RNA sequence: GGCCCUGUAGCUCAGUGGAUUAGAGCGUCUCCCUCCGAAGGAGAAGGUCGCUGGUUCGAUUCCAGCUAGGGUCA
Numbered sequence: 001g002g003c004c005c006u007g008u009a010g011c012u013c014a015g016u017g018g019a020u021u022a023g024a025g026c027g028u029c030u031c032c033c034u035c036c037g038a039a040g041g042a043g044a045a046g047g048u049c050g051c052u053g054g055u056u057c058g059a060u061u062c063c064a065g066c067u068a069g070g071g072u073c074a
Base pairs, nucleotide, nucleotide: 001073002072003071004070005069006068007067010026011025012024013023028044029043030042031041032040050066051065052064053063054062
């Protein structure tokens, strides 16, 4: 340098035939329970879906470029 894959919450990931309002587990916070914790129960916060542009009435999803990581070929 060519090609391929991946990038979504603090962490690990799902979702992607374009339209419900973007989700799960763990973690964090609050409350209940308890003598205090743990466990258990209830709730909450947390995301410009890597960045920029394009197509579209509408993009996390399609297209292009860039970027970070990984694989492979030379």
Predicted 3D model of a 74-nucleotide RNA (transfer RNA) from a Candidatus Doudnabacteria bacterium. The source organism's lineage runs through Bacteria, Bacteria candidate phyla and Candidatus Doudnaibacteriota. It was read from a public genome assembly. Its mean pLDDT, the model's own confidence on a scale to 100, is 81. It matches the Rfam family "tRNA". By type it is a transfer RNA.